[in-house]
RNA sequence: AGAGUUUGAUCCUGGCUCAGGAUGAACGCUAGCUACAGGCUUAACACAUGCAAGUCGAGGGGCAGCAUGUUGGUUGCUUGCAACCAAUGAUGGCGACCGGCGCACGGGUGAGUAACGCGUAUCCAACCUUCCCCUUAGUAGAGGAUAGCCCGGCGAAAGUCGGAUUAAUACUCUAUGUUGUAUUUUGAUGACAUCUGACGAAUACCAAAGAUUUAUCGCUAAGGGAUGGGGAUGCGUCUGAUUAGGUUGCAGGCGGGGUAACGGCCCACCUGGCCUACGAUCAGUAGGGGUUCUGAGAGGAAGGUCCCCCACACUGGAACUGAGACACGGUCCAGACUCCUACGGGAGGCAGCAGUGAGGAAUAUUGGUCAAUGGCCGAGAGGCUGAACCAGCCAUGCCGCGUGCGGGAGGACGGCCCUAUGGGUUGUAAACCGCUUUUGUUGGGGAGCAAUAAGUGUUACGCGUAACACGAUGAGAGUACCCAGCGAAUAAGCAUCGGCUAACUCCGUGCCAGCAGCCGCGGUAAUACGGAGGAUGCAAGCGUUAUCCGGAUUUAUUGGGUUUAAAGGGUGCGUAGGCGGAUGAUUAAGCGUGAGGUGAAAGCUCGGGGCUCAACCCCGGAACUGCCUCGCGAACUGGUUGUCUUGAAUGUCCGUGCCGUGGGAGGAAUGUGUGGUGUAGCGGUGAAAUGCAUAGAGAUCACACAGAACACCGAUUGCGAAGGCAUCUCACGAACGGAUGAUUGACGCUGAGGCACGAAAGCGUGGGGAUCAAACAGGAUUAGAUACCCUGGUAGUCCACGCAGUAAACGAUGAUAACUAACCGCUGGGCAUUCGUGUUCAGUGGCCAAGCGAAAGCGAUAAGUUAUCCACCUGGGGAGUACGACCGCAAGGUUGAAACUCAAAGGAAUUGACGGGGGCCCGCACAAGCGGAGGAACAUGUGGUUUAAUUCGAUGAUACGCGAGGAACCUUACCCGGGCUCGAACGGCUGGUGAAGCGAUCCAGAGAUGGUGAGGCCCUUCGGGGCAGCUGUGGAGGUGCUGCAUGGUUGUCGUCAGCUCGUGCCGUGAGGUGUCGGCUUAAGUGCCAUAACGAGCGCAACCCCUUCCGUCAGUUGCCAUCACGCAAUGGUGGGCACUCUGGCGGUACUGCCACCGUAAGGUGCGAGGAAGGUGGGGAUGACGUCAAAUCAGCACGGCCCUUACGUCCGGGGCUACACACGUGUUACAAUGGGUGGUACAGAGAGUCGGCCGUGUGCAAACCCGGUCCAAUCAAUAAAGCCAUCCUCAGUUCGGAUUGGGGUCUGCAACCCGACCCCAUGAAGCUGGAUUCGCUAGUAAUCGCGCAUCAGCCAUGGCGCGGUGAAUACGUUCCCGGGCCUUGUACACACCGCCCGUCAAGCCAUGAAAGCCGGGGGCGCCUGAAGUCCGUGACCGCGAGGGUCGGCCUAGGGUGAAACCGGUGAUUGGGGCUAAGUCGUAACAAGGUA
Repeated sequence: AGAGUUUGAUCCUGGCUCAGGAUGAACGCUAGCUACAGGCUUAACACAUGCAAGUCGAGGGGCAGCAUGUUGGUUGCUUGCAACCAAUGAUGGCGACCGGCGCACGGGUGAGUAACGCGUAUCCAACCUUCCCCUUAGUAGAGGAUAGCCCGGCGAAAGUCGGAUUAAUACUCUAUGUUGUAUUUUGAUGACAUCUGACGAAUACCAAAGAUUUAUCGCUAAGGGAUGGGGAUGCGUCUGAUUAGGUUGCAGGCGGGGUAACGGCCCACCUGGCCUACGAUCAGUAGGGGUUCUGAGAGGAAGGUCCCCCACACUGGAACUGAGACACGGUCCAGACUCCUACGGGAGGCAGCAGUGAGGAAUAUUGGUCAAUGGCCGAGAGGCUGAACCAGCCAUGCCGCGUGCGGGAGGACGGCCCUAUGGGUUGUAAACCGCUUUUGUUGGGGAGCAAUAAGUGUUACGCGUAACACGAUGAGAGUACCCAGCGAAUAAGCAUCGGCUAACUCCGUGCCAGCAGCCGCGGUAAUACGGAGGAUGCAAGCGUUAUCCGGAUUUAUUGGGUUUAAAGGGUGCGUAGGCGGAUGAUUAAGCGUGAGGUGAAAGCUCGGGGCUCAACCCCGGAACUGCCUCGCGAACUGGUUGUCUUGAAUGUCCGUGCCGUGGGAGGAAUGUGUGGUGUAGCGGUGAAAUGCAUAGAGAUCACACAGAACACCGAUUGCGAAGGCAUCUCACGAACGGAUGAUUGACGCUGAGGCACGAAAGCGUGGGGAUCAAACAGGAUUAGAUACCCUGGUAGUCCACGCAGUAAACGAUGAUAACUAACCGCUGGGCAUUCGUGUUCAGUGGCCAAGCGAAAGCGAUAAGUUAUCCACCUGGGGAGUACGACCGCAAGGUUGAAACUCAAAGGAAUUGACGGGGGCCCGCACAAGCGGAGGAACAUGUGGUUUAAUUCGAUGAUACGCGAGGAACCUUACCCGGGCUCGAACGGCUGGUGAAGCGAUCCAGAGAUGGUGAGGCCCUUCGGGGCAGCUGUGGAGGUGCUGCAUGGUUGUCGUCAGCUCGUGCCGUGAGGUGUCGGCUUAAGUGCCAUAACGAGCGCAACCCCUUCCGUCAGUUGCCAUCACGCAAUGGUGGGCACUCUGGCGGUACUGCCACCGUAAGGUGCGAGGAAGGUGGGGAUGACGUCAAAUCAGCACGGCCCUUACGUCCGGGGCUACACACGUGUUACAAUGGGUGGUACAGAGAGUCGGCCGUGUGCAAACCCGGUCCAAUCAAUAAAGCCAUCCUCAGUUCGGAUUGGGGUCUGCAACCCGACCCCAUGAAGCUGGAUUCGCUAGUAAUCGCGCAUCAGCCAUGGCGCGGUGAAUACGUUCCCGGGCCUUGUACACACCGCCCGUCAAGCCAUGAAAGCCGGGGGCGCCUGAAGUCCGUGACCGCGAGGGUCGGCCUAGGGUGAAACCGGUGAUUGGGGCUAAGUCGUAACAAGGUA
């Protein structure tokens, strides 16, 4: 310090999440030790038991119990001792009692409290203060009670009553009495002052206690100090305005009362104030601070332990005592609860320490000691002290230590992994050797904490104090610590390992089980689940959960924003408030500086020190950013005051406009009415219909009426604050601009609330009503059409008055002021003018520098640079909804949440893709043509069905005469049946056997196979080897699965013209540029232009075939010339001229001409040429797309089978058949069919073969002979042409099907072959919607050949030649494609995305007749205890008490309201949820923007 997550990618906005630290924690797993610290956060819930506050006999009367003494008695006897009994307060002491002091501290808790409660600062001339210290003075006299004890009564008890008697440092009275108090007087002082009231004087009033060892300790009054408290004030101190008004002792005054003291604290009277938008009141929540956590800081959050303050003590109220309480372990009353009871009454208060129950995720021992520190009492000894000091429990936290150290490689065994005879890793880790002993254990020693008290002694002096010496006392604890012995001995886990985030493999699982903080993993190869091995991190702990801060500049003071991401109020006027021009003087509030006081300690921090170190503790410094006071300063802000004119305003002059309000006027159009002319339609639409019209429409003419709106001008124009404003004219009103510089002299800007204005629609009342037109009706469209279109049509649209108060009220841009380059317009005014124009002010536009911005863009009319003020925003949804309040007649508006839910929602721009967007262009894409398919029969493939099996794959284009270029067996993978298991094939090792990888024949069997077994026997160094079969072993084998794990190959877009790169440049970036633009091309082909310049893969060319020519060569080809020969034939000699063959080369390049064009190039019935603009054809397929196809061609990862999913054999099946589809063949005939005759090819194959001839057969074919391993041999090409028959018919068309008979191949033609002959002679007469191919040697048509192959289901596939057309105006439309551009909410990319109702489940929430509960307030009634007030009889010597009455009040009862919460039949919408229903609203012109 950042990171992950929205997208195909990018930048931004923005939320969510993570890494860090922390905790009084809890939970899971694990656990050796010490020190220090901490330990009911929940029920301020209820509590058994014990303890937590007593002490003083040196205040008192006394004396139960204990001890001692004395006296008496008894007993024992040792005759003065012991025991016992009785008496005696005489002594030590002391239960209970009177009295004093303490109990108001210490300890606990945080319920209440939003408050002078707390913090800080100041004040009290408005106060108190026991004990303590200092000073002054005093301590005289008298008296009556009372508790206890005793007697008696009541009661279960608690307790209580009566009588008698008694003491005090208890109580009362009298005296004295100040420097006390009160009054009067005096009046210094206090910054001012209502005031204050010093020193004096006078009058009045008030004291005391004794004890004793004679030393002292007490007591009383007064003053001072110290300490502790009380009160007042400034400032600070949570949330809500969906809480806006609150208050009646309430604010103030005079006078009283009360108090320690001020005060409405209380009371009588008078006044009507006081608090509040700077947030009163109300509601909710909460003890406050020092501090703690976090953070760079500013801040944010918290307030446990420790310290300070406050509050409370079962709940509520009250006072008493006292220096102090309205009192935790006191009292009274009321209430709830618990306990005791004899039922009449009583007792109690752990939020003290332990402990119990309950609650809860959760928090300890019914321990020891007063040794130390401290507290109370006491003269003291001492007593008490759950304060405190210690110990116990708990990893709750923090600190420290340990679980060993060194050596040790066959890198052991084992585990895990791999490419596996080997390697890697665990890993120097272990074993093993040596060493050490913290810890542990055993034994021994053993602290500090302790100071001193009483007392004794010495010294000093101010003579009762101080110092020094001696001097009892240790809970913790035989602990810390030290020494010695033993012995590696007693001691490591937890989490994680997809990214963030350090750390990876195997197995299992198979969207299951599960994980998950976010993104997300898991559907058969999971580094994400579970296990294992390994690794990483931390470590006596490690993880998880919860909470806080941080990261988050994500509430922004430091330090954010508002055109489009959330966000500028619809507009103006204006109140409070905030801010404010120039200059001078003054002041000193802000501000700055210096000093003083305070800011407790602890904590934090720095330095030093003590525990072996550290944590921890001690000492000192700094700090505590604050508050208060004083002094100084005067720039800035503020206050006061003076001046100024530039801001602002006014005046005067000139001007401007669809500015407003009210009147008047006008023409066109529309509709209607009347009349005329006139006749059959009009109107409307994509097309129609509804509608109107022969009762005369529409059209046209004339007249009349009505209402509304103002064409052209008109604009990028003008005016207005905005909404908005348009015929002409009049009146009134306002505004704005310019000029001038006369007047005022900062009068200004902004503006929360407030007031006003505010389109359209809407509402109320009354008018008006021509047009248009929600609703509504009808007609169409449609699957539907409650829409779009059409015909009608009412509110409304118009006017007046009133309401309403919202709009994409938009420049999506608040107002004001200042500053900051240019250039080009328009509007209004001024000045200058050489009349061209220049300049200036105000407004309104365009384009741009700088700058800004995420970008788009803005850019003097800012979204730039600054200042002031206002408004608004803080993830999406829920929701501008609910509730509440205010406004409104209503509709509704304003204000405005939460639960719940998601990890995004969003802005701008980029690249694609897409569009029922646009432009340009191409293609047998359409059109123009020719021929087909779709109808029939058959062939073939597919689907479906069937089957034991009908093996498998291919499935829109891009599957379907496809894999298959040949299924009778084989093939064959499928089915049935029968066999084999080292196996049908291959090879390694081991063992033993043997003559060999042999096997005729015969038998069984469907065969595989089994049996039989004639014949048949290698080399040798004699060890053995070769070879065979058998046994075992580790390999086999699989057309089993996964083409979504793959290689390779292939299809398609597409032979479409595209796809990219380097460098440079542009952009924050994704990206762009280049590759765009113009022209051109078949082409990203080229030219021109150009922030691009070049290049690559594609295009083209290079390659092959074909077309023409030349040259070379000349057999198997050819034959012009010469010769021979034949019935005929290049048959032969010869020749290579020609044809031809096959090598090499040439030719064509828009080269030439004309025209057009800058060029590239185009055009031409141009020339030349065999060929002309790529001559024709082929091969050649860019980056990529479709998880396209293929694991069954092959290869290959993983998984699966192993007497079977392997393998062998026989038979069957792949050939099934109600049906559907694709591709073909043959036809339906006369441009034809039959018969006869006759002409002309090319390419290719051929020895298990092809072909020919003779013969036989009607033929398929067969026999014999011949020829060819091929330019050598061999082959009838067919259509065509000639002749003839058929004459339009189911035929002399068509040939399916079937019957019979044959031929051939083959082991075998039944399932299931082809061919031949005879006979039979089906459908079919040109084919619906729709659809396919083809642009020239093409379509169409005709035959020929080849591969596979024993044969063939071939009508298929691949080739070859023969004959040989028609048409293309053109690019509007359909399909596909290319380029540019545009929109986009798409990116799995339109087969996209996505909305709403309904149906289902779940969740939270609003309303709701009501019901239940809660806190607070109010009225009325009642009213305990208690203070206070009043009070003749009673008590008391008195002080006083009692009694009765009154006021107030806790509580109780009752009533009417408000508020909050829960629940509620039913009901409203909302959210979420793989595959529900209906439609198609939005995104493209989304098909009606």